RNA sequence: GGGCCCGUAGCUCAGCCUGGAUGGAGCGUCCGGCUGAUAACCGGAAGGUCGUGGGUUCAAGUCCCACCGGGCCCA
Numbered sequence: 001g002g003g004c005c006c007g008u009a010g011c012u013c014a015g016c017c018u019g020g021a022u023g024g025a026g027c028g029u030c031c032g033g034c035u036g037a038u039a040a041c042c043g044g045a046a047g048g049u050c051g052u053g054g055g056u057u058c059a060a061g062u063c064c065c066a067c068c069g070g071g072c073c074c075a
Stems, first nucleotide, its partner, number of pairs: 001074007010027004020058001029045005051067005
C1' cells in the first nucleotide's frame, strides 16, 4: 500500500442481510422484597449523540461514500 471483518449501555453481545412509532438481552451498578445475616432468588430503576462526518429517503442503528480506531490476510 491492497482486500476482508468489526465498532450499539460500565463489560460481553443481539438487532443490520430484507429501512417503518418508542433501541434490546445477559452480567455489573443502585433501590426495594425475601433472610437472624449473607449469598442465591424475586421486583423495580438509572445507564445509549448506535465510532465521526456527509449522502439517499417521507423515514437510517439498518442502505451508500469518506474518514477514525481495532483485528485478520496479502504485498
Predicted 3D model of a 75-nucleotide RNA (transfer RNA) from Candidatus Geocrenenecus arthurdayi. Its Rfam family is "tRNA". By type it is a transfer RNA. The sequence was found in a public genome assembly.